[in-house]
């Protein structure tokens, strides 16, 4: 340098154009339960790396950038 893969709540992850103003589990917070704690149960908080494009509609498709990982090269 070329090519490929990855980036979503604090963490792990679902998602393959409309069913998603994004779901689940754990963590955290609150209620119930309990003599207390734990367990259980109910609820709450919390995320699409940045910019542009295509489209009626984008987490999803395309381009650029950022960061991480990998393969193969060039010069010396």
């Nucleotide at each position: 340098g070329u090519c490929c893969c990855c980036a979503u709540c604090g963490u792990c992850u679902a998602g393959u154009g409309g069913c998603c103003c994004a779901g689940g589990a754990c963590c955290g917070c609150g209620g119930c339960u309990u003599u207390u704690c734990a367990c259980g149960u109910c609820g709450c908080u919390a995320a699409c790396g940045g910019g542009g494009g295509u489209u009626c509609g984008a987490c999803u498709c395309c381009c650029c950038c950022u960061g991480g990982g990998g393969a193969c090269g060039c010069c010396a």
About this RNA
The RNA shown here (transfer RNA) has 76 nucleotides and comes from Nannocystis exedens. It matches the Rfam family "tRNA". NCBI's taxonomy places the organism under Bacteria, Pseudomonadati, Myxococcota, Nannocystales, Nannocystis. Its mean pLDDT, the model's own confidence on a scale to 100, is 83.